């Protein structure tokens, strides 16, 4: 010093003059890091309370964290890379269906095309050897045989049963035994395990205006009808209720921001997070605010050295992820290669 890799932290201050919005009484506050997607969790309303069952829908290694989660951490297996690292639709193929052109004799239960070997021939045994294909029923060397073949034998490999150790576990390393050797695929129906009520701040609560009924059905506990839920059982209310037609209001107040918050520290833990300490309050609109100009001036970029330029992009109940987008600017960590000491 070059090159990869993972990550954190910033998104321009200050001062004037002038315009807004909140609160409040002379002061203070006013758009992120993703506000964007609405893609997941959740807090909060509400359907009066409280079940079960089937659809339907998510997730899928193992521990751990969170309020929860389809998110984070760590760590197992497999792949990729020289390494840090980086990815994963990571449970089951012996419950069952399905699919895999074409080529080949056959491709879920097979197979016999050329070959070899017996046979005058007719036929017969063979799956070691060619071929065909992504893939053809373990591989190596041998015994044996007419000719072969796990048919037998030694070594491997794998697959099953038994067992040691190692660790919460997924798995990880041996041991002995068995000739048992029948694959992909389930991001393809399907099995299995584990989770899930609905709707949403236009939720809802109060308030204040205002208005006009009608007609048919059905019924008043011998239960019309409504509710929890897609749907079925159950359970609950219930004397007025359904359907059609037709009027009147759309105002205001609350929800609405002090919280599953923020920052800082010593501890706990590989980490994710987290107890306890001390300190802070950072918009709350709705006809929808947070801006205009001047000057100093921080940093990067470009050149004439003093000028020009500077992204993505805006709260609408409110958090906690994920995706996406995005000019720069600063800061670490690890890993690889040359080079000096």
């Nucleotide at each position: 010093a070059g090159g990869g890799u993972c990550g954190g932290c910033u998104a321009g201050a200050c001062g004037g003059u002038c315009g807004c919005g909140g609160c409040a009484u002379u002061g203070c506050c006013g758009a992120g890091g993703a506000a964007c997607g609405u893609c997941c969790g959740g807090g909060c309303u509400c359907c009066a309370a409280a079940g079960a069952g089937u659809a339907c829908g998510g997730u899928g290694g193992u521990g751990g964290g969170u309020a929860a989660c389809g998110c984070c951490c760590a760590c197992c297996c497999g792949g990729g890379g020289u390494a840090a690292c980086c990815c994963g639709a990571g449970a089951g193929a012996u419950a069952g269906u399905g699919c895999a052109a074409c080529a080949g004799a056959a491709a879920g239960c097979a197979a016999a095309c050329c070959g070899c070997c017996c046979g005058u021939a007719a036929g017969g045994g063979u799956a070691a050897g060619g071929g065909u294909g992504a893939a053809a029923c373990g591989g190596u060397g041998g015994u044996g045989u007419a000719a072969g073949a796990g048919a037998c034998c030694a070594c491997c490999a794998g697959c099953a049963a038994a067992u040691u150790g190692g660790g919460u576990g997924a798995c990880c390393a041996g041991u002995u035994u068995g000739g048992c050797u029948a694959g992909g695929u389930a991001a393809a129906c399907c099995u299995c395990a584990c989770c899930g009520g609905g709707a949403g701040c236009a939720a809802g609560a109060c308030c204040a205006u205002g208005c006009a009924g009608a007609a048919g059905g059905c019924g008043c506990c011998u239960g019309a009808g409504a509710g929890c839920u897609a749907c079925u059982c159950g359970c609950u209310c219930g004397a007025g209720c359904c359907u059609u037609c037709g009027g009147g209001u759309a105002g205001g107040u609350c929800g609405c921001u002090a919280g599953a918050g923020c920052c800082a520290g010593c501890g706990a833990g590989c980490a994710a997070u987290u107890u306890c300490u001390g300190g802070c309050c950072g918009a709350g609109a709705u006809a929808g605010a947070u801006g205009a100009c001047c000057g100093u001036u921080a940093c990067g970029u470009g050149c004439u050295u003093g000028c020009a330029c500077g992204a993505c992009a805006g709260a609408a109940c409110c958090c906690g992820g994920c995706g996406u987008a995005u000019c720069g600017g600063c800061c670490g960590g690890c890993c690889c290669u040359u080079c000096c000491a």
The RNA shown here (Bacterial RNase P class A) has 341 nucleotides and comes from Aquiluna sp. Its Rfam family is "Bacterial RNase P class A". Gene Ontology terms of the family: ribonuclease P activity, dimeric ribonuclease P complex and tRNA processing. A source record names the gene rnpB. The RNAcentral record of the sequence draws on ENA. The coordinates come from a structure-prediction model, not an experiment, and the mean pLDDT is 78.